[in-house]
Bacterial RNase P class A from a Fibrobacterales bacterium, 362 nucleotides, folded computationally.
RNAcentral holds the sequence, with entries from ENA.
Model confidence (mean pLDDT): 80 of 100.

RNA sequence: ACGGAAGGCCGGGCGGUCGCGGGAGAAAUCCUGAGGAAAGUCCGGGCACCGCAGAGCGGAGUGCUGGAUAACGUCCAGUGCCGGCGACGGCAGGAAAGCGCAGCAGAGAGCAGACCGCCGAUGGCCUUCGGGCACAGGCAAGGGUGAAACGGCGAGGUAAGAGCUCACCGCGCCCCCGGCGACGGGGGCGGCACGGCAAGCCCCACUCGGUGCAAGACCAAGCAGAGGGAGCGCAAGCGCGGGCGGCUCGUCCGUCAACCCUCGGGUAGGUCGCUGGAGGCGGGCGGCAACGUCCGUCGGAGAGAGAUGAUCGCCACGGGCCUCCGGGCCCGACAGAACCCGGCUUACGGCCGUCCGUUCUC
Numbered sequence: 001a002c003g004g005a006a007g008g009c010c011g012g013g014c015g016g017u018c019g020c021g022g023g024a025g026a027a028a029u030c031c032u033g034a035g036g037a038a039a040g041u042c043c044g045g046g047c048a049c050c051g052c053a054g055a056g057c058g059g060a061g062u063g064c065u066g067g068a069u070a071a072c073g074u075c076c077a078g079u080g081c082c083g084g085c086g087a088c089g090g091c092a093g094g095a096a097a098g099c100g101c102a103g104c105a106g107a108g109a110g111c112a113g114a115c116c117g118c119c120g121a122u123g124g125c126c127u128u129c130g131g132g133c134a135c136a137g138g139c140a141a142g143g144g145u146g147a148a149a150c151g152g153c154g155a156g157g158u159a160a161g162a163g164c165u166c167a168c169c170g171c172g173c174c175c176c177c178g179g180c181g182a183c184g185g186g187g188g189c190g191g192c193a194c195g196g197c198a199a200g201c202c203c204c205a206c207u208c209g210g211u212g213c214a215a216g217a218c219c220a221a222g223c224a225g226a227g228g229g230a231g232c233g234c235a236a237g238c239g240c241g242g243g244c245g246g247c248u249c250g251u252c253c254g255u256c257a258a259c260c261c262u263c264g265g266g267u268a269g270g271u272c273g274c275u276g277g278a279g280g281c282g283g284g285c286g287g288c289a290a291c292g293u294c295c296g297u298c299g300g301a302g303a304g305a306g307a308u309g310a311u312c313g314c315c316a317c318g319g320g321c322c323u324c325c326g327g328g329c330c331c332g333a334c335a336g337a338a339c340c341c342g343g344c345u346u347a348c349g350g351c352c353g354u355c356c357g358u359u360c361u362c
Stems, first nucleotide, its partner, number of pairs: 001358005007352004012315007020033005035334001039345002042343005047212004059208005064078005079092005093203002098201002100197002115143002117139003122136002124133003151169002154166003170192001171190008216272004225263005231238002239255006279298008317332006
């Protein structure tokens, strides 16, 4: 320099003007007001209400090992296999419990099969005695198909072959050593029986009640309801209550209740939940790490149809264009809280250092 791998950090700064939400104040006015993802709502928890004796069946989820954590499908450290020259990345229970599935190609796709091919030792015929021919039959080494062809490779063996026999590898079982463990190392035995898919059903182990702040709690107009003031008489009437501005009479109305008092539930509305927390920052200690713990320090939104906007000036960063080299002009990504946290995933602008490979220079 080029190509690649894996991380970390930032998400403009200061000020003016006009507005909006929240808080303080009697007022003037002052303080404060989005994100790394506030997003998707995919996991996990706190909190709230409802449900619940215990156990089982069913259902859902997770799935190598150890650890972290409030918890997780997250994170950290490892193990094995696969990919890469490498930095590094990806994958992960069980297929000898059972059922099921495998298009096309191919002779044959699960305890199979003979298309090309090999042999034709034995039995038959011929023979110049070297051998040749045809069939019965034997075989699966080589070729071919396929994602996959019933252990691989070499040697012996054979007519040709074949775990038929042997060594090594694979596979299975047993033992020893190391490791908390996944697993690793070594030894012995077995002649191959046991191919693939569990993201088809299934088996095994572990975890799991439901609904979400529009959860839920409190206060409580109006309307409706219940109780009381509040009755008697067949009736005329008496009593009671209300209106006629205070009182008496009178009169009108009601007595199937207007009015007053009390009560429970509860609508509108209001208040709380509502932001001080598994909190941020700095340091010490323990741990490889995730993380834990201790000390110090800081106060950083809280609406309820939902504020956080617009504009101007100066500076900084990155990019583009122009230049009389002094500088000038233009552009600046994804996106926006709604109970709160821990993750994952997705979207996006830039900066920084580390590591690997190839090549060059000193």